[in-house]
Context: one part of a larger RNA
């Protein structure tokens, strides 16, 4: 100087407390461990691994296993020799890869010879490796933590390591600002500048909108027309403790209350992550040193596996019902996506879906009926009209192909489960809870992920305690 303390002081955070809803019990989905297996590819491991890499394992993917093939190679560049075309098509063998046979006779420069492009064979350099080392590395990322810290120059003090500044008194979300002070300044962080949302003005008016005027209908911005409003997307204004009162030290930074205001004290949300820590993670994104491999640890193909199943754990979904289930009617969104695409009307089917093909490269058309809600009927507390697992049968769709191993539909079947031990998690407002909708990946496959809107709470006395963190101080046989 740090680190640590079941030392002290001050302070903060859904850290506790106050509340609301869960997990832990059940069934299923998914990841992991374990076990099994020819193989169940590999990585990730307290917080910070475990719906994680994987924004999509039937084949492919695929790295694993079994079998069948190839060896200058599936891929790159160069050279030498020989040769000619190729590609494609046909036959045949084969599970395919591929082998054999036939057919096919290209392009370009040149008058020709010949050369070039391209292919084949042989050979030589070399290719290749998701093989090892993340403790050789770059890059990227997690984490403490969006915590308020981390440092430097000059000066001063100290023999020196170092100290001072950065400590102290206030204050703040903040090393934020003020005052004081052997310090005076500065940098990286904080804040602001950026995006979005909330109010207003202005410009513009189609594909958006419809107040006034006219037309029109069973109904409808449907039509003429018009930008008033909504909206869209450009520009601008607006919030600064600016104003008033009080408090703090008479004067500061600031704090409390009030006015005005759409908004009030960083308005809400996002992006933004200091010096560093964990030899944290990644050699399987990529790049890369070294090592290893070279008729194999490379490469092509078929089939299987990654989907196994006495069990254990994590994360979720659905429930156990009446604030509910079911039937009928009826209302209101926003974000998005669409040409190898979205696919309307109409018709067929109980349905998944099929036929159909209008319109749309989309503020125009389509996906696309939002659901909870509201109104009415039935159910009357039961393992039930709760719950839907499991299983049987029949189908639909995608796709060469759904046996291993897809999703969905219909009929039948109707398991556990009556609110969950110890323990444990999230959340402070348009939040939790609850309800549906969209998207990426994607032929098909979503309870996951990323977004969107609808309905919409309870509680916070407070900082004694638990956890994590910041500053000062103290002890130490630790570095």
């Nucleotide at each position: 100087u740090g680190a640590c303390g079941g030392g002290g002081g001050c302070c903060c955070g859904c850290a506790c407390a106050a509340g609301c809803g869960g997990u832990g019990g059940a069934g299923c989905a998914u990841g992991u461990g374990g076990u099994u297996c020819a193989a169940u590819u590999c990585g990730a491991g307290g917080c910070a691994a475990c719906g994680c890499g994987a924004a999509g394992a039937a084949c492919c993917u695929u790295a694993c296993c079994g079998g069948g093939g190839c060896u200058u190679g599936a891929c790159a560049u160069u050279c030498u020799a020989c040769u000619g075309c190729u590609a494609g098509c046909c036959g045949u063998c084969g599970a395919a890869a591929g082998g054999c046979g036939g057919u096919g006779u290209u392009c370009u420069c040149g008058a020709a010879a010949g050369g070039g492009a391209c292919g084949g064979u042989a050979g030589a350099a070399c290719a290749g490796g998701u093989g090892c080392u993340g403790c050789a590395u770059g890059g990227c990322u997690g984490u403490c933590g969006u915590c308020a810290g981390c440092u430097c120059g000059u000066g001063u003090c100290g023999u020196g390591a170092g100290a001072u500044g950065u400590u102290g008194g206030g204050u703040u979300a903040a090393g934020u600002c003020c005052c004081g002070c052997a310090a005076c300044g500065a940098g990286c962080g904080c804040a602001a500048c950026c995006c979005u949302u909330g109010c207003c003005c202005u410009u513009a008016g189609u594909u958006a909108c419809c107040a006034g005027c006219g037309a029109g209908u069973a109904a409808a911005g449907u039509c003429g027309g018009g930008u008033u409003c909504u909206c869209u997307a450009g520009g601008g204004g607006g919030a600064c403790c600016g104003c008033c009162g009080g408090c703090c030290u008479u004067c500061a930074a600031g704090c409390c209350g009030g006015a005005g205001g759409a908004a009030g004290g960083u308005g809400g949300g996002g992006a933004u992550g200091a010096c560093g820590u964990c030899a944290a993670g990644u050699c399987c994104u990529c790049a890369u040193g070294g090592c290893c491999u070279u008729u194999a640890u490379g490469u092509c193909c078929c089939g299987g596996g990654c989907u196994a199943c006495a069990c254990a754990c994590g994360u979720g979904c659905u429930a156990c019902a009446a604030u509910g289930g079911u039937c009928u009617g009826u209302a209101c969104a926003g974000u998005g996506g669409g040409u190898c695409g979205c696919g309307a009307a109409a018709c067929c089917g109980c349905g998944a879906g099929g036929u159909g093909g209008a319109g749309c490269c989309a503020a125009u058309c389509c996906c696309a009926u939002a659901a909870a809600g509201c109104a009415g009927g039935c159910c009357u507390c039961a393992g039930u009209u709760c719950g839907g697992a499991u299983u049987g049968a029949a189908g639909u769709c995608u796709g060469c192909a759904a046996c291993u191993c897809g999703a969905c539909u219909u009929c039948a079947u109707g398991a556990a489960g009556u609110c969950g031990g110890a323990a444990u998690c999230g959340c402070u407002a348009g939040u939790a809870a609850u309800c549906g909708c969209g998207g990426a990946u994607c032929a098909g496959c979503a309870u996951g992920c990323c977004g969107c809107g609808g309905u919409g709470a309870a509680u916070a006395c407070g900082u004694u305690c638990u956890c994590g963190g910041g500053c000062c101080u103290u002890g130490u046989a630790c570095a």